A computed fold for a 72-nucleotide RNA from a Nanobdellota archaeon, annotated as transfer RNA.
RNA sequence: GCGCGCUUAGCUCAGUGGCAGAGCGUUCGCUUCACACGCGAAAGGCCGCAGGUCCGAUCCCUGCAGCGCGCA
Numbered sequence: 001g002c003g004c005g006c007u008u009a010g011c012u013c014a015g016u017g018g019c020a021g022a023g024c025g026u027u028c029g030c031u032u033c034a035c036a037c038g039c040g041a042a043a044g045g046c047c048g049c050a051g052g053u054c055c056g057a058u059c060c061c062u063g064c065a066g067c068g069c070g071c072a
Stems, first nucleotide, its partner, number of pairs: 001071007010024004018055001026042005048064005
């Protein structure tokens, strides 16, 4: 330099055009003498950045950035 993949909650990941989700973690409550386990609830996201297409974009297209793999 070229090609491919990934970027979504603190972490690991779903979601492939129409209200952003799960598990774990965190906080609070219930339970316990207490802790753990269990149960319930809550907080936490401008979906990497900038454009484009579309009535409508996390999703499709383009560029950029970061990470990974391969080729040279």
The sequence is in RNAcentral, with records from ENA. The coordinates come from a structure-prediction model, not an experiment, and the mean pLDDT is 84.